[in-house]
RNA sequence: UACCGACAAUAGCAAACCCGUCGAAAGGCGGGGACGCAAAGCCAACGGGGCUAAGCCGGUGGGCGGAUGCGGGGUCGGAGAUAUCCGAUCAGAUGCCCGCCCCGGUAUGUCAGCCGAGCUGCCGAA
Numbered sequence: 001u002a003c004c005g006a007c008a009a010u011a012g013c014a015a016a017c018c019c020g021u022c023g024a025a026a027g028g029c030g031g032g033g034a035c036g037c038a039a040a041g042c043c044a045a046c047g048g049g050g051c052u053a054a055g056c057c058g059g060u061g062g063g064c065g066g067a068u069g070c071g072g073g074g075u076c077g078g079a080g081a082u083a084u085c086c087g088a089u090c091a092g093a094u095g096c097c098c099g100c101c102c103c104g105g106u107a108u109g110u111c112a113g114c115c116g117a118g119c120u121g122c123c124g125a126a
Base pairs, nucleotide, nucleotide: 004124005123012037013036017032018031019030020029021028022027035113041119042118046116047115048114049111050110051109055106056105057104058103061102062101063100064099065098066097069096070095073090074089075088076087077086078085079084
């Protein structure tokens, strides 16, 4: 120096859970608390993997609703070439469309105490 890691020494971190707080959530932060940890220090814009789904997407996903839009319909009036066109008005959620809920997908969110890579670091028995 590199590996390595002791019933050594000195310090350190803090899972679950509880309280507060931020967040849509996953989760973060602060306090309490210790299951553990020799990197349980840093890095998520190095790679793999896990978690979440606000937003976005869903051709034909499921449900509920909407008549001020388009299309179609009724009635009245007008024009005209018996076609047809224009205006007013009424109803209708079975078409397009719009909104909400559910479901499915998706990271740009998150996890370094899931793994590997990278960076940094305390101690020194075998």

A computed fold for a 126-nucleotide RNA from Armatimonadetes bacterium UBA5829, annotated as c-di-GMP-I riboswitch aptamer. NCBI's taxonomy places the organism under Bacteria, Bacillati, Armatimonadota. The coordinates come from a structure-prediction model, not an experiment, and the mean pLDDT is 84. The sequence was found by an Rfam model in a public genome assembly. Rfam family: c-di-GMP-I riboswitch aptamer. The family is grouped with related families in Rfam's "c-di-GMP_I riboswitch clan".